[in-house]
């Protein structure tokens, strides 16, 4: 000097108020959330993970535009917009549920060869 490799611990928020109805946090006004890694700071840019198909390779998998600022931003500022698995149940991003569960990855420790 380097980090094979092992171990712990961490790792998702979010229907306020109204109105319709026999019955809705589901519908209809409102309201409210945004994992991880890159990258000039991102839910909608590249990607990855949860999620959904499949016995298993594997496969699916949502959404942004203007306009400023700068060397550089679809990320910031400013202005309008959009998007969200499965099952249940009055149709659900947000309720129960699978889930004390998985995991991108973050963190901390040990740490061999050479």
């Nucleotide at each position: 000097u380097a980090g094979a490799u092992c171990c712990u611990u961490c790792a998702g928020g979010g229907u306020a108020g109204g109105g319709u109805u026999a019955a809705u946090u589901u519908c209809c006004c409102c309201a409210c959330c945004g994992g991880c890694g890159g990258u000039a700071u991102a839910g909608c840019c590249c990607g990855c993970g949860a999620g959904c198909c499949g016995a298993a390779a594997g496969g699916u998998a949502g959404a942004u535009c203007u306009g400023g600022u700068a060397a550089a931003a679809u990320u910031c500022c400013a202005g309008a917009g959009c998007c969200g698995a499965c099952a249940g149940u009055a149709a659900a991003g947000u309720c129960u549920g699978g889930a004390u569960g998985a995991g991108a990855g973050a963190a901390g420790g040990a740490g061999a060869a050479c």